Transfer RNA from a Microthrixaceae bacterium, 77 nucleotides, folded computationally. The sequence was found in a public genome assembly.

RNA sequence: GGCGGCGUAGCUCAGUUGGUGAGAGCGCUCGGCUCAUAAUCGAGAGGUCGUCGGUUCGAGUCCGACCGCCGCUACCA
Numbered sequence: 001g002g003c004g005g006c007g008u009a010g011c012u013c014a015g016u017u018g019g020u021g022a023g024a025g026c027g028c029u030c031g032g033c034u035c036a037u038a039a040u041c042g043a044g045a046g047g048u049c050g051u052c053g054g055u056u057c058g059a060g061u062c063c064g065a066c067c068g069c070c071g072c073u074a075c076c077a
Stems, first nucleotide, its partner, number of pairs: 001073007010026004019057001028044005050066005
């Protein structure tokens, strides 16, 4: 350099004919329970869906470019 995969909440991930509110587990905060802690139960906060642009009435979900990570491969005397 070429090819492929991935990039969604702090972490790990789901979201598959584009069309109702963007979700789960863990973590965090508050509360219940306990003498207290853990466990457990309930509630809540938390997201520019990598960036920019395009298609569309509508895009996390399709197209392009770019950025980052991972893998394969080629070149490098």
It matches the Rfam family "tRNA". Gene Ontology term of the family: triplet codon-amino acid adaptor activity. Its mean pLDDT, the model's own confidence on a scale to 100, is 82.